[in-house]
RNA sequence: CAUGUAUAAUCGCAAACCGUUUGAAAAAACGGGACGCAAAGCCAGGAAUCUAACGCCCGCAAGGGCUAUGGUCGUCCGGCCGCCGUG
Repeated sequence: CAUGUAUAAUCGCAAACCGUUUGAAAAAACGGGACGCAAAGCCAGGAAUCUAACGCCCGCAAGGGCUAUGGUCGUCCGGCCGCCGUG
């Protein structure tokens, strides 16, 4: 530098659920807890998807519909950076 993930080694992360907090919600943070992950490390560039506060429209009203500027990197693609092994 390239590349691989095995019957290897040292590690790492942490689903659901529970508690507290933030938020309109989706969800997130912290603590506990482990379903799993060889990038389940980081980035919201592209897609996909979730929510609908504000806003717009319908409606007598109740309410309904549309919508991201709000989320999800443990949905995928992409970018960047890593552990070990082999050559």
Background
The prediction has a mean pLDDT of 85. Predicted 3D model of an 87-nucleotide RNA (c-di-GMP-I riboswitch aptamer) from Paenibacillus sp. NFR01. The organism belongs to Paenibacillus, within Bacteria. Its Rfam family is "c-di-GMP-I riboswitch aptamer". About the family: GEMM was predicted in a large-scale screen for bacterial structured RNA regulatory elements.